[in-house]
Context: one part of a larger RNA
RNA sequence: ACCGGCGAGUGUUCGUCAAAUCGUUAGUCUAAGCUAAUUUUUAGCGGAGGCGUAGGGAAACCAAGUCUUAACAGGGCGAAAUUAUACGAUUUGAUGGAUGACCCGAAACCGGGUGAGCUUACCAUGAGCAGGGUGAACCCGCUUUAAACGGCGUGGGAAGGCCCGAACUCGUUGUCGUUGCAAUGACAUGAGAUGACUUGUGGUAAGGGGUAAUAUGCCAAACGAACCCGGAGAUAGCUGGUUCUCCCCGAAAUAUAUAUAGGUAUAGCGGUACGUCAUGUGUUUGUCGGGGUAGAGCACUCGAUGGAUCAGGUGGGGUAACCCAUCUCGUUCAACGAAACUCCGAAUACGAUAAACAUUAACGUGCUAGUCAGUCUCAUCGGGCUAAGCUGAUGAGGCAAGAGGGAAACAUCCCAGACUCUCGUCUAAGGUCUCUAAAUUUUUGUUAAGUGGGAAAGGAAGUAUUUUUCCAUAGACACCCAGGAGGUUGGCUCAGAAGCAGCCAUCCUUUAAAGAAAGCGUAACAGCUCACUGGACGAUGGAAGAGUGCGCCGAAAAUUUAUCGAGGCUAAAACAAAAUACCGAAGACGGAGAAUAACACGCUUUUGCGUGGGAUUAGUAGGGGAGCGUUCCGACGGCAGUGAAGGUGGACCGUAAGGUUAGCUGGAGUAGUCGGAAGUGAGAAUGCCGGU
Numbered sequence: 001a002c003c004g005g006c007g008a009g010u011g012u013u014c015g016u017c018a019a020a021u022c023g024u025u026a027g028u029c030u031a032a033g034c035u036a037a038u039u040u041u042u043a044g045c046g047g048a049g050g051c052g053u054a055g056g057g058a059a060a061c062c063a064a065g066u067c068u069u070a071a072c073a074g075g076g077c078g079a080a081a082u083u084a085u086a087c088g089a090u091u092u093g094a095u096g097g098a099u100g101a102c103c104c105g106a107a108a109c110c111g112g113g114u115g116a117g118c119u120u121a122c123c124a125u126g127a128g129c130a131g132g133g134u135g136a137a138c139c140c141g142c143u144u145u146a147a148a149c150g151g152c153g154u155g156g157g158a159a160g161g162c163c164c165g166a167a168c169u170c171g172u173u174g175u176c177g178u179u180g181c182a183a184u185g186a187c188a189u190g191a192g193a194u195g196a197c198u199u200g201u202g203g204u205a206a207g208g209g210g211u212a213a214u215a216u217g218c219c220a221a222a223c224g225a226a227c228c229c230g231g232a233g234a235u236a237g238c239u240g241g242u243u244c245u246c247c248c249c250g251a252a253a254u255a256u257a258u259a260u261a262g263g264u265a266u267a268g269c270g271g272u273a274c275g276u277c278a279u280g281u282g283u284u285u286g287u288c289g290g291g292g293u294a295g296a297g298c299a300c301u302c303g304a305u306g307g308a309u310c311a312g313g314u315g316g317g318g319u320a321a322c323c324c325a326u327c328u329c330g331u332u333c334a335a336c337g338a339a340a341c342u343c344c345g346a347a348u349a350c351g352a353u354a355a356a357c358a359u360u361a362a363c364g365u366g367c368u369a370g371u372c373a374g375u376c377u378c379a380u381c382g383g384g385c386u387a388a389g390c391u392g393a394u395g396a397g398g399c400a401a402g403a404g405g406g407a408a409a410c411a412u413c414c415c416a417g418a419c420u421c422u423c424g425u426c427u428a429a430g431g432u433c434u435c436u437a438a439a440u441u442u443u444u445g446u447u448a449a450g451u452g453g454g455a456a457a458g459g460a461a462g463u464a465u466u467u468u469u470c471c472a473u474a475g476a477c478a479c480c481c482a483g484g485a486g487g488u489u490g491g492c493u494c495a496g497a498a499g500c501a502g503c504c505a506u507c508c509u510u511u512a513a514a515g516a517a518a519g520c521g522u523a524a525c526a527g528c529u530c531a532c533u534g535g536a537c538g539a540u541g542g543a544a545g546a547g548u549g550c551g552c553c554g555a556a557a558a559u560u561u562a563u564c565g566a567g568g569c570u571a572a573a574a575c576a577a578a579a580u581a582c583c584g585a586a587g588a589c590g591g592a593g594a595a596u597a598a599c600a601c602g603c604u605u606u607u608g609c610g611u612g613g614g615a616u617u618a619g620u621a622g623g624g625g626a627g628c629g630u631u632c633c634g635a636c637g638g639c640a641g642u643g644a645a646g647g648u649g650g651a652c653c654g655u656a657a658g659g660u661u662a663g664c665u666g667g668a669g670u671a672g673u674c675g676g677a678a679g680u681g682a683g684a685a686u687g688c689c690g691g692u
Base pairs, nucleotide, nucleotide: 001692002691003690004689005688006687011099012098013097014096015095016094017093018092019091020090021089022088023087024086027051028050029049033045034044035043036042037041055062056061065077066076067075068074102241103240105238109231110230111229112228113227114226120205121204122203123202124201125200126199127198128197129195131164132163133162134160138156139155140153141152142151143150168192169191170190173188174187175186176185207223209219210218211217216225244627245626246625247624248623249622254267255266256265257264258263268371269370270368271367272366273365274364275363276362280359281358282357283356284355285354286353287352288351289350295344296342297341301338302337303336305334306333307332308331309330311328312327313326314325315324316323317322374399375398376397377396378395379394380393381392382391383390404415405414406413419593420592421591422590424589425588426587430583431582432581433567434566435565439580441579442578443577444576445575446574452569458553459552462550463549464548465547466546467545468544469543470542471541480535481534482533483532485509486508487507490504491503492502515530518529519528520527594617595616596615599612600611601610602609603608628681630678631677632676633675634674635673636672638670639669646665647664648663650661651660652659653658
């Protein structure tokens, strides 16, 4: 890992509700207990007590009334009237409480015991430590001294948590080993090695404890509290798992509260039974409402700009009058901002009501769930950076719990809601050159950028088109030829300043025209152009703007083209406007069939059965209904060595769970019908056991 077997809502008891059956009835039922008998039980007694027969009030209390209240008022809840019974028992089902209570799972807590043959400390009694080095005290000899102290000795002596180093004890560093030789080892290297040394045997100390040269170390290979058994199925608001089928309905991820936030309670939303019954919902129109949003405004509050001005302060000028600059408060004029400003104030939305139209819900009661982590898109907002696949709201639609088609792929976008079958038809979104179903379709334009097929501010005689003003055969625009002068080198300044460093002025004349000069240039002149003028040329033409469509630049990234899904596409297979076809889904329609609840009709005592036409049949949590199968029991009637169960397996039947059966195998039990009872269905629990 696979296969096989085992493996999870059960039992008791007490309530509540529903269904069926039964008993007695304004009543009904007994409980404990007692008595008797044929003593797991039955019968009788037992009315304590429960429910019902009367309600109202918090209660005292009153009572067909009562409470409120000063009230004989009003009002609330009742009675009266109609309908109706009420109590009890048994069985089944659902659910709640108590119990292990669907199953498995802690770490822990408590009790009683077992452990010091490991290890820690201690006690008693034994044992062990090659060899070498050093050479204290002290003694002796000599010397010294009055005697000592002191000095010397190749004299003796033998101390030491002394030195080196085996055994022994330890475990410093490195490597190997890492399913090892070994649940701590091997090799090399290393520390102590007469000591607080090492070690044998026997003994002592026990878990809320011991022991500890304290490391929370050790107490039998896992010790912040040992192990074994028991309380015990501890508890687990947590994780995991929870076994056959079909049919009907079908949520929530919100509010409030919570030692509450991943839990729970009540409400909201689901299911189901009964009842009421048009009371529900949507749209449109009309009417009636409350409001303080958008906008707007500055009347309040806060902020904030400019001017005028009274008063005051500061600085400066002035002999002074006074003037200038600046600041503060107030007044006034003007122009402003505001989620926590408002003298104002919509549209919508929301609530009520009426009508019309459409639609099919709505409400009450009982029983019974799940949900309390949501998420995306669009619209309008708060927070944030007008950031987030961010976060928080309101409204809508999806997903969740929704398959199918499109968007290459893609819960959330677009189209569209899957009962089953059908080699029938039509469409939606989206598409129609090939991959790939359907137009290489038609008409008129645009684009040259592979734009299409990613992007801004900004930039540009790209191109198409619209439009405004002006010039032009009395000759426009561009090129070409010629002129572009005189007063004058204007004045000032300056070394110089002559149109052209700078300052001031910017006139007049001759002219077809020519600036006291628009640019280059010179030290200053000179020189070259321009404006302006003439000539030549000869046009349906030219100049300057404005708008619109489509393009261009702006445009740099990391595995490989990689910003059309690809190939590939240019009078298009791109873009714009229009037209006609076609393709395209589980949509719609046609055909066949099934189921569901209501309706109508017929049969039927009821339950129910049959027929009819139209409707409905996506679905997680969850609710309801109907069934299949397994084991055992009762009754009935069966099968079986002429071959039971089981195994295998072809065929057939049923909407499914499943059922029937040929053949082969197997070798002794066992199926059916109607009922009953459950240790009743396996793929998952790092499930348990076995096999391979």